[in-house]
RNA sequence: UCGUGCUAGACGGGGAGCUAGCGGUGCCCUGUACCCGCAAUCCGCUAUAGCGGGGUUGAAUCCCCCCCCGAGGACUGGACCGAGUCCGAGUCUGUUGUGGUCGGGAAGCGUUGAAGACUGGGUCCUGCGCGGCGAGGGCCUUCGAACCCCGCCAGGUCCGAGAGGAAGCAACGGUAAGGAGUCACCCUCGGGUGCCGCAGGGUCGCCUGGUCGGAGCCGAACGGUCACAAUAAGGCGGGCUACGCAGUUCGACGGAGGGUGCACGA
Numbered sequence: 001u002c003g004u005g006c007u008a009g010a011c012g013g014g015g016a017g018c019u020a021g022c023g024g025u026g027c028c029c030u031g032u033a034c035c036c037g038c039a040a041u042c043c044g045c046u047a048u049a050g051c052g053g054g055g056u057u058g059a060a061u062c063c064c065c066c067c068c069c070g071a072g073g074a075c076u077g078g079a080c081c082g083a084g085u086c087c088g089a090g091u092c093u094g095u096u097g098u099g100g101u102c103g104g105g106a107a108g109c110g111u112u113g114a115a116g117a118c119u120g121g122g123u124c125c126u127g128c129g130c131g132g133c134g135a136g137g138g139c140c141u142u143c144g145a146a147c148c149c150c151g152c153c154a155g156g157u158c159c160g161a162g163a164g165g166a167a168g169c170a171a172c173g174g175u176a177a178g179g180a181g182u183c184a185c186c187c188u189c190g191g192g193u194g195c196c197g198c199a200g201g202g203u204c205g206c207c208u209g210g211u212c213g214g215a216g217c218c219g220a221a222c223g224g225u226c227a228c229a230a231u232a233a234g235g236c237g238g239g240c241u242a243c244g245c246a247g248u249u250c251g252a253c254g255g256a257g258g259g260u261g262c263a264c265g266a
Stems, first nucleotide, its partner, number of pairs: 001266006009057003012030004020046005034054005063259003067255002072250006081244002083241006092234002094231010108217002116212008124201006130194002133190006140181004149174003157166003
C1' cells in the first nucleotide's frame, strides 16, 4: 500500500420553553434525515444524563475536534440612526384670512370734453327771523260768597205825631279768589322742532353747477412683496413604545483545517 473480517462511532442538528439538571414528546428554525413502542394533569434518566426492541453503515464524502460564515431564537438597552404615538412652543417653511405697497390690466367713463387749476351752491357749525309743536299767562264763555262782596232790596226791624227817612236778610241780578272750558286771537318761555328765510364761519371729505383746459380717468380678477392674525402639514423641543436598530448570547445549513482504530493474509 492492497484485500477480507470486525469494533468505537454514525444513521439529523439547533433555539426557546419545561426542569435542580440532562434528554425526549409538543412549539419554532434548518432542510431530507432507518423502523417500532412510550410521553404535558408529561415520559425517560443523573454528569457516560431519553429508555426498550430491531435494522443499516462503518475508519472516512460519512466518525471526532477547532475555526469562519450565519437562517433563526433568547436577554438587555434607548447612547446611535429610523418608525409609531402623545404633549408643548409658535423662531423658520407652508396653508388660510385681513390690510398696506408694487405690478397687472377685464369692464366702465371721456372730444356730447378726461386729468388738473380757479370758482359758486348744498351737506357741517353759530346767530337772528319766520313757521310748527308744547307749556304757562292774558282775552273770551260758564260756574262761583248763609253773614264778614256789590246792586236792587218784598216781608220784617229801627227813628219820627205824621209826611217821610235809615240800616238791611231771603229771592233776583252781578262780581272776587278759585274751578271748568275754549283754545280763534295776544304775550312769555322751551326743544331730539323745519324739504323755510337772512347773515357770518368752516371744510375741500362727499354731492352738484360754471369758467379755463385739451386726453386721459377709474379700475375687477390675478401675481410679487411687507405687516398682522389664525392653523399646526413640514421643521423644532420634550416624553413614551420597543417595530426596525444597537449590544450580549446560543446557533441550524454551508465552507476551511486537523485528528481517529483492531485482527488475519499478500
This is a predicted structure of a 266-nucleotide RNA (Bacterial large signal recognition particle RNA) from an Anaerolineae bacterium.
It matches the Rfam family "Bacterial large signal recognition particle RNA". The literature on the family includes a 2003 paper in Nucleic Acids Res by Rosenblad et al., "SRPDB: Signal Recognition Particle Database". By type it is a non-coding RNA gene. Rfam's curators write: The signal recognition particle (SRP) is a universally conserved ribonucleoprotein involved in the co-translational targeting of proteins to membranes.
The sequence is in RNAcentral, with records from ENA.
The gene name in the source record is ffs.
Taxonomically the source falls in Anaerolineae (Bacteria, Bacillati, Chloroflexota).
The coordinates come from a structure-prediction model, not an experiment, and the mean pLDDT is 81.